[in-house]
The RNA shown here (Fluoride riboswitch aptamer (crcB RNA motif)) has 64 nucleotides and comes from a Pseudomonadota bacterium. Model confidence (mean pLDDT): 79 of 100. The organism belongs to Pseudomonadota, within Bacteria. It matches the Rfam family "Fluoride riboswitch aptamer (crcB RNA motif)". A reference for the family is Baker et al. (2012), "Widespread genetic switches and toxicity resistance proteins for fluoride", Science.
């Protein structure tokens, strides 16, 4: 200098918080999917979660 590897520590996991727990990174993880198209580009879908509870915000319907 560079590269692997380990250890504390911290960060991600398509819209918002807490608690559990599982994966991932380590300057990276991660920045949704389908289709039609060389791309750009158009169109169409799902969902406040990676997984489960819980709140909380929008929306829809129904009751007091």
């Nucleotide at each position: 200098u560079u590269g692997u590897g380990g250890g504390c520590a911290g960060g991600g996991g398509a819209u918002g918080g807490g608690g559990u727990u599982c994966c991932c990174c380590u300057u990276a993880a991660c920045c949704g999917c389908u289709c039609u198209c060389c791309g750009a580009a158009g169109a169409g879908c799902u969902g406040a979660c990676g997984a489960c509870c819980c709140c909380u915000g929008a929306u829809a319907u129904c009751c007091a």